Record summary:
A computed fold for a 67-nucleotide RNA from a Pseudomonadota bacterium, annotated as Fluoride riboswitch aptamer (crcB RNA motif).

RNA sequence: GCCGCCGAUGGGGAUGGAGUCCCCCGAGACCCGCCUGGUCCACCAGGCUGAUGACUCCUGCCGCACU
Numbered sequence: 001g002c003c004g005c006c007g008a009u010g011g012g013g014a015u016g017g018a019g020u021c022c023c024c025c026g027a028g029a030c031c032c033g034c035c036u037g038g039u040c041c042a043c044c045a046g047g048c049u050g051a052u053g054a055c056u057c058c059u060g061c062c063g064c065a066c067u
Base pairs, nucleotide, nucleotide: 010025011024012023013022016058017057018056019055020054021053033048034047035046036045037044038043
């Protein structure tokens, strides 16, 4: 100096924070829960579960029991 391979950094996984692991995306990206009805494209109305993508911890919330 050339060729090939790997790779930093970044965003995200329906409600908060952190660690580990997994996954998705490369910014016009990934992601932005479910059910019913209506005019079913959008939008509107009503109803439901969960603070995790998974595990653990903390915080908050809910239920039960004890003091």